[in-house]
RNA sequence: GGCUCUUUGGCACAGUGGUAGCGCGGCAGACUUCGGUUCUGCAGGUCGCGGGUUCGAUCCCCGUAGGAGUCU
Numbered sequence: 001g002g003c004u005c006u007u008u009g010g011c012a013c014a015g016u017g018g019u020a021g022c023g024c025g026g027c028a029g030a031c032u033u034c035g036g037u038u039c040u041g042c043a044g045g046u047c048g049c050g051g052g053u054u055c056g057a058u059c060c061c062c063g064u065a066g067g068a069g070u071c072u
Stems, first nucleotide, its partner, number of pairs: 001071007010024002013021001018055001026042005048064005
């Protein structure tokens, strides 16, 4: 340098064009003498970044940055 994959809450991940979700974690409440467990609720994400296509983009296209693999 070429090619492929990947980037979505604090963490690990889902979501193949129509209002962004699950688990764990965090906070509050119930329960408990306290803690833990359990139950209920809540907060937390300009979907790496910049453009384009589209009535509408996490999703499609182009560029770019980080990471992984592979070839030379």
This is a predicted structure of a 72-nucleotide RNA (transfer RNA) from Pseudozyma flocculosa PF-1. The prediction has a mean pLDDT of 82. Rfam family: tRNA. From the family's description: Transfer RNA (tRNA) molecules are approximately 80 nucleotides in length. By type it is a transfer RNA. It is recorded under the gene name tRNA-Arg-TCG-1-1. NCBI's taxonomy places the organism under Eukaryota, Basidiomycota, Ustilaginaceae, Pseudozyma, Pseudozyma flocculosa.